[in-house]
This is a predicted structure of a 1518-nucleotide RNA (small-subunit ribosomal RNA) from a metagenome. Its mean pLDDT, the model's own confidence on a scale to 100, is 84. Its Rfam family is "Bacterial small subunit ribosomal RNA".

RNA sequence: AGAGUUUGAUCCUGGCUCAGAGCGAACGCUGGCGGCGUGGAUAAGGCAUGCAAGUCGAACGAUCCCUUCGGGGAUAGUGGCAAACGGGUGAGUAACGCGUAAGUAACCUGCCCUGACGCACGGGAUAGCCUGUCGAAAGACAGGGUAAUACCGUAUAUAUUCAUCGGACCGGAUGGCCUGAUGAGGAAAGAUGGCGAACCUUCGGGUGCUAUCGCGUAAGGAGGGGCUUGCGUCCCAUCAGCUUGUUGGUGUGGUAACGGCGCACCAAGGCGUAUGACGGGUAGCUGGUUUGAGAGGAUGACCAGUCACACUGGGACUGAGACACUGCCCAGACUCCUACGGGAGGCUGCAGUCGAGAAUAUUUGGCAAUGGGCGAAAGCCUGACCAUGCGACGCCGCGUGCAGGACGACGGCCUUCGGGUUGUAAACUGCUGUUACAGGGGAAGAAGAUUGUGAGUGCAAAUAGUGCUCGUGGUUUGACGGUACCCUGAGAGAAAGCCACGGCUAACUCCGUGCCAGCAGCCGCGGUAAUACGGAGGUGGCAAGCGUUGCUCGGAUUUACUGGGUGUAAAGAGUUCGUAGGCGGUUCUAAAAGCUCGACUUUAAAGGCUGUGGCUUAACCAUAGUUCGAGUCGAGAACUGUAGAACUUGAGGAUGACAGAGGUAAGCGGAAUUCCCGGUGUAAGGGUGAAAUCUGUAGAUAUCGGGAGGAACACCAGUGGCGUAGGCGGCUUACUGGGUCAUUUCUGACGCUGAGGAACGAAAGCUAGGGGAGCAAACAGGAUUAGAUACCCUGGUAGUCCUAGCCGUAAACGAUGGGCACUAGGUGUCGGGACCCUUGAGGUUUCGGUGCCGCAGCUAACGCGUUAAGUGCCCCACCUGAGGAGUACGGUCGCAAGAUUGAAACUCAAAGGAAUUGACGGGGGCCAGCACAAGCGGUGGAACAUGUGGUUUAAUUCGAUGCUACUCGAAGAACCUUACCCAGGCUUGACAUGUGGGAAGUACGAACCUGAAAGGGUUAGGACUCGUAACCAGUCGAGAACCUUCACAGGAGCUGCAUGGCUGUCGUCAGCUCGUGCCGUGAGGUGUUGGCUUAAGUGCCAAAACGAGCGCAACCAUUGCUGCUAGUUGCUAGCGGAUCUUCGGAUGCCGAGCACUCUAGUGGGACUGCCAGCGAUGAGCUGGAGGAAGGUGGUGAUGACGUCAAGUCAGUAUGGCCCUUAUGCCUGGGGCAACACACGUGUUACAAUGGGAUGUACAAUGCGCUGCAACCUCGUGAGAGCAAGCUAAUCGCACAAAGCAUUCCUCAGUUCGGAUCGAAGGCUGCAAUUCGCCUUCGUGAAGCUGGAAUCGCUAGUAAUGGCGGGUCAGAAUACCGCCGUGAAUACGUUCCCUGGCCUUGUACACACCGCCCGUCAAGCGAUGGAAGCUGGGAGCGCCCGAAGACGGUGUACUAACCCGUAAGGGAGGAAGCUGUCGAAGGCGAGACUGGUGACUGGCGCUAAGUCGUAACAAGGUA
Repeated sequence: AGAGUUUGAUCCUGGCUCAGAGCGAACGCUGGCGGCGUGGAUAAGGCAUGCAAGUCGAACGAUCCCUUCGGGGAUAGUGGCAAACGGGUGAGUAACGCGUAAGUAACCUGCCCUGACGCACGGGAUAGCCUGUCGAAAGACAGGGUAAUACCGUAUAUAUUCAUCGGACCGGAUGGCCUGAUGAGGAAAGAUGGCGAACCUUCGGGUGCUAUCGCGUAAGGAGGGGCUUGCGUCCCAUCAGCUUGUUGGUGUGGUAACGGCGCACCAAGGCGUAUGACGGGUAGCUGGUUUGAGAGGAUGACCAGUCACACUGGGACUGAGACACUGCCCAGACUCCUACGGGAGGCUGCAGUCGAGAAUAUUUGGCAAUGGGCGAAAGCCUGACCAUGCGACGCCGCGUGCAGGACGACGGCCUUCGGGUUGUAAACUGCUGUUACAGGGGAAGAAGAUUGUGAGUGCAAAUAGUGCUCGUGGUUUGACGGUACCCUGAGAGAAAGCCACGGCUAACUCCGUGCCAGCAGCCGCGGUAAUACGGAGGUGGCAAGCGUUGCUCGGAUUUACUGGGUGUAAAGAGUUCGUAGGCGGUUCUAAAAGCUCGACUUUAAAGGCUGUGGCUUAACCAUAGUUCGAGUCGAGAACUGUAGAACUUGAGGAUGACAGAGGUAAGCGGAAUUCCCGGUGUAAGGGUGAAAUCUGUAGAUAUCGGGAGGAACACCAGUGGCGUAGGCGGCUUACUGGGUCAUUUCUGACGCUGAGGAACGAAAGCUAGGGGAGCAAACAGGAUUAGAUACCCUGGUAGUCCUAGCCGUAAACGAUGGGCACUAGGUGUCGGGACCCUUGAGGUUUCGGUGCCGCAGCUAACGCGUUAAGUGCCCCACCUGAGGAGUACGGUCGCAAGAUUGAAACUCAAAGGAAUUGACGGGGGCCAGCACAAGCGGUGGAACAUGUGGUUUAAUUCGAUGCUACUCGAAGAACCUUACCCAGGCUUGACAUGUGGGAAGUACGAACCUGAAAGGGUUAGGACUCGUAACCAGUCGAGAACCUUCACAGGAGCUGCAUGGCUGUCGUCAGCUCGUGCCGUGAGGUGUUGGCUUAAGUGCCAAAACGAGCGCAACCAUUGCUGCUAGUUGCUAGCGGAUCUUCGGAUGCCGAGCACUCUAGUGGGACUGCCAGCGAUGAGCUGGAGGAAGGUGGUGAUGACGUCAAGUCAGUAUGGCCCUUAUGCCUGGGGCAACACACGUGUUACAAUGGGAUGUACAAUGCGCUGCAACCUCGUGAGAGCAAGCUAAUCGCACAAAGCAUUCCUCAGUUCGGAUCGAAGGCUGCAAUUCGCCUUCGUGAAGCUGGAAUCGCUAGUAAUGGCGGGUCAGAAUACCGCCGUGAAUACGUUCCCUGGCCUUGUACACACCGCCCGUCAAGCGAUGGAAGCUGGGAGCGCCCGAAGACGGUGUACUAACCCGUAAGGGAGGAAGCUGUCGAAGGCGAGACUGGUGACUGGCGCUAAGUCGUAACAAGGUA
């Protein structure tokens, strides 16, 4: 720091996703040790049990125990202090709750500290205790008697409080402070130790003195708290108005204290208006934590500060402090006890338990340390705390060994079978010893306390005692823990997993699976070769952990303060005016709010950062420094703001001109349409692609004249004008708004923008009343169509028009908010002015509008470009993925239609902009092609042949399927072929290689049995090669062959969508590309486009291109002319001979020859070379000459980049899969030949341009020894017999046929046509039935030129005639070739088809056989409405009214004080009763917000449902 994902590719916009860090986590797999941390986030749900707050006998009486009799100890009660701390939790709370900074002149403060003074004299009770009563219990009551540091009275009281009267000073205000005088109110408690003169004594002691502690009073301090205030502190405006103690005043009460805090009265205020009141939702706040570069965002566990709460709600009491977590009272819910009468309880303390939950620990030890309470102290208490246990929950550290060790073991995996990899990894050798284990040693954490003693010092009469400080001796204190740590021992011994490996993202292979099972964060994998699923091997990453899930920040500049945008991607309000607000020209002065600087205060500690230090290191800890912000004070004055003074350039006014469809109202005008009346006139008119509906003989249309009425204003008319926008168009008049130019004059910043607000605002629509010619939704009819609720036609009502009023929206668009300033120009046009001359339809210039082009700049590009989308400033509006949706609900407006404001659930990974290359278009231009046209002949009709489909079948083997399958693979199925079916057999096999073993009467094998054959069985005979050895070998060995075993063979079994190779097709179309350069952000473009030309991207010219490659052309073959060379088997003109002869001659037969033909080798020839014209002087075109041939001479071979997952695994090859006594192999038979039917390709015909017969002429290509076969004989013939020749320019196939000549047939189902069938034959072959070909005789079907439609062909072509060849035993109407005869037509490119180039549109890119919309039907999901049903919290009104507080009363009662001898009375207290307030509860009416709901509305999603075809091309009606 980025990456993936929209596209065929590109750039941009934009969302989604990933990599990082973090966590009080949880889950899965795994797990050696230690340290430091951390651990109920859910049910503020319920809780068994134990513990968590006591202490003081030096306050008090009493009781008990011990005693050395001196004393010591225990503690129920009274009393004091504490229990308001400590500990827990985060429910509530949006608040002065918290944070921060202040105030308190409006306050309080126990214990503690400082200094000062004081502690005097009395009194009456009461608990405990004793007696008695009630009760199940808890507990209660009555009587008797008793103490205090308990309670009460009195005294004293400087200071203090209050009142009155003075004085000095201070403060920001109310006011405060100091001080003087007078008056009034108001205190206390003792305990312990010591001393010893005097007095008393119950002989203990007391009084007294003294010390310490305690008590009282007021003052000060410290620390703590109460209250008040400024600022800060979440979301919703679909919450906009809220409020009656409400706001203020006066008085009074209350409080520690201010205050409507409470009350009475008075006034009618207060808050909010967006700076967000009120309401709703959510939430403890902070230091901090986490993330981030930062700014920010998220968060508030642990630790620390603070607030709130303590079963729920209410209340007070005590007290310095509480409205009190382990106090009290009441109400409620819940739990427990009960004798049913009544009682008890509150773990959100520490442990623990149940529950709910994905989920969170020991019912541990100790007060040793730190801290707290009480105490004079010892000490006691302390689940605070310190320790411990459990949990990989987190962070940190350590280990699981180290070194050597192979051209590299085994095993695994892969393999191209060679090997590679795991891998120095292991084994093996040597070494070390952390941790764990065993044995031994063994801390720090302890300071104090107490008791002696010494010194100093205070109090004191004191050498007694006692307080404080310092030293010294004794005694004594450790839960953790025999722990940390150290030493020794043995021993590599006990210690590695998890995730990933398609891209992002480091890491690859095999097997299994076969859109299944599954994976997946996004893109996406899986349909038989999956690096993506599962397993394995290997590899990568991290490591006692690793992954997953959840959440937060980041990446995300994706809410943009830092740091974004709005012409077309989401986004400028329809326009203007204008309120608040924001912003604002020039100069001077003042002050100092913003601003800058400095000082001070504060910013708790912890944390963070930096330095240093301590635990072996680190985490962790200690210590020192440092840090934003806020406040106060001071200084400065450039800028902004404020106040004042001035200015003229912004803005406005005045004056003079000018242009204009600017607005409103009234009037007037002509043309046209329609209608009415009349005339002329006759059969049609109208309308359309074509028609029809319609009008018309009752007289239309047409035409002439007259009239009525409404609406709109041709030409002028113009990217001309005016207006803020909507918008405005005949003429005239009236009224009226705005603008521009010019002159200088006036005012003196008066300005810009503008949330809310107001006004205007096309068309349609609405209300009321008019009007209504034309046009025209709806509607009707006619057409079109598969349908046609449309497009077209004929009609036609609202409406369109006017008046008044609503509506308030438009692609209200320049898709571009307004204002100001600045930044090259050129060229039109509209309005005005100035200057100049050559006075013109002139030139120059300036101001204001309105267009086009264009530099810089900007932009994703397109484009914008002084009329900015450039460069800046100011203000407003708006945007933040697509769909759901401008929808729902709510509010506001509207008569309604509807408008405005405006979500969510859910779904998707895109949606989108601009541009690029293609493809496509019922877009355009140019061009080519037997593409059409012009012609000739066919197909489609018949019969047959052949192929295919279909059907049938045991099988009818398989493949080919638009063009580009269908006489195609197949250049030839009776068996074979053959792959199919039935049946019978074989199993190392019909065939190959290797290996182990066997084996001489072996291999082989005539013959025989069985059998359809194959096969099986029997058997006469009977071997070969090499070696060994002196020789001889069948016998020995080896080999070949054979038997047997194992590897393997074999497969026309599958996949042509795994492949090679080959082929078809576009297409012999003219295209397809590259290098360098240039242009573009880029895809890409340029070149290759343009003009001319060509068969051609063929060439020429132009040109940011210059060149090149594959194609084109040429080179090659053949054919057409010709020279030369060569003549055998070819040829024979001339010469000679031979044979035959009809005596003309014939025959290459021979000599000879190579002239000719021919053969086959090598040359020539044609190049737009020449001439004329056209063209640009070019390329080239047209014509001509010459020439055998003329513009590529004809033909062939040759097929660019690519397309169709085109065809072929059945030609062969080949990956993978499958079969292995069968899917292999052999054999017999059958099938491939079936036959209601459909199609393709052909043959033969339908006849007279013909058929038959007779005669007769002229070829070429080819083929032949398993062959071609002459002659001759036989047969009607197919053919047979015999057989010469020929391995071929020699012989043979082999007579070419059409043609020509003569003749018959005479238009008919025929002398056309030959199917079919019958009979008899021939040939091939083992075999001709299924199922061959041929011959002869007989038979003689359909068919009389073929519907829609469709094919071929442009010259030696079509058509037509025969001939040959391949295959092949035999079997062509097919195929491949050959020659003969031999045409017609092409004006031309409008149209059909195909193709090429350029251009245009596109929502297509699997590319129009594309894409895609809506209803309906099905499943699923979320959601709105809804009669209702059912909850929740809050508020309001009323009723009831506990506890308690306050008030009243206080009769039953009453120790302290007063009066009184007393009785009694008074003061005071107080039960009870009562009033006010008052929680819970009850009743009622609404509002808000959930759940659910028959039914209902739309929405979304879902490989192959239905109907149409709306959009994208002119999308077929833009």